The RNA shown here (SAM riboswitch aptamer (S box leader)) has 101 nucleotides and comes from a sheep gut metagenome.
RNA sequence: CUCAUCAAGAGCAGUGGAGGGACAGGCCCUUUGAAGCUGCGGCAACCCUUGGUUAAACCAAAACGGUGCCAAUUCCUUUAGGUUAAUUCCUAAAAGAUGAG
Numbered sequence: 001c002u003c004a005u006c007a008a009g010a011g012c013a014g015u016g017g018a019g020g021g022a023c024a025g026g027c028c029c030u031u032u033g034a035a036g037c038u039g040c041g042g043c044a045a046c047c048c049u050u051g052g053u054u055a056a057a058c059c060a061a062a063a064c065g066g067u068g069c070c071a072a073u074u075c076c077u078u079u080a081g082g083u084u085a086a087u088u089c090c091u092a093a094a095a096g097a098u099g100a101g
Base pairs, nucleotide, nucleotide: 001101002100003099004098005097006096011040012039013038014037015036019029020028021027024077025076026075041070042069043068046066047065049061050060051059052058074095078093079092080091081090082089
């Protein structure tokens, strides 16, 4: 940079000792113990694998392996268009995250 996905799902223990939720604002979590690290567990199904398929695409299955994830929609926001009694709701984009190339 390109493509796909992002409303669902899943946490305990030890260590540690004040931060964390990307940035800024809001709001929230946290000494009834934050981040980080370790162990064990779990979720999901992007890659991998198997079957269908001329192929691609797509569909289904599986969960040994490579990632990812396990408060809150990606916690909310911004821009454009539409919509509502509304600071309401919808769609797209932007930004971000993850995977594959």

Description: Model confidence (mean pLDDT): 84 of 100. The sequence is in RNAcentral, with records from MGnify. Its Rfam family is "SAM riboswitch aptamer (S box leader)". Its family is annotated with regulation of gene expression in the Gene Ontology. The model forms 97% of the base pairs in the Rfam consensus.